RNA sequence: GCCCGCGUGGCGGAAUUGGUAGACGCGCCAGACUCAAAAUCUGGUUCAGGCAACUGAGUGUCCGUUCGAUUCGGACCGCGGGCA
Numbered sequence: 001g002c003c004c005g006c007g008u009g010g011c012g013g014a015a016u017u018g019g020u021a022g023a024c025g026c027g028c029c030a031g032a033c034u035c036a037a038a039a040u041c042u043g044g045u046u047c048a049g050g051c052a053a054c055u056g057a058g059u060g061u062c063c064g065u066u067c068g069a070u071u072c073g074g075a076c077c078g079c080g081g082g083c084a
Base pairs, nucleotide, nucleotide: 001083002082003081004080005079006078007077010026011025012024019067027045028044029043030042031041032040046057047056048055049054060076061075062074063073064072
C1' cells in the first nucleotide's frame, strides 16, 4: 500500500429479511441467611432534567436514505486478521 472482519451499559455478550435497544452472564449496590464472613437466595443497576408522574438523549464519530436506522449507503477514527 491492497483486501477482509469488527466497534452496543463498568466488563463479556444478545437483539440484524429496517419496527418497544441493552436479553443472559460477570461485576457493583441493598436486603435475607450467619456470632461474623464466604457460599447461596431476593430485589436493583445507561445518562440528563424533574418532588413525582413523566420527558428527552443514547449502539465509535459525522453525513445520507427512510414514516422509522444498532441493522442499509458514504467518509473518517480505532482494533484485529490476511496478502505484498
Predicted 3D model of an 84-nucleotide RNA (transfer RNA) from Bacteriovoracaceae bacterium UBA2394. The organism belongs to Bacteriovoracaceae, within Bacteria. It was read from a public genome assembly. Its Rfam family is "tRNA". By type it is a transfer RNA.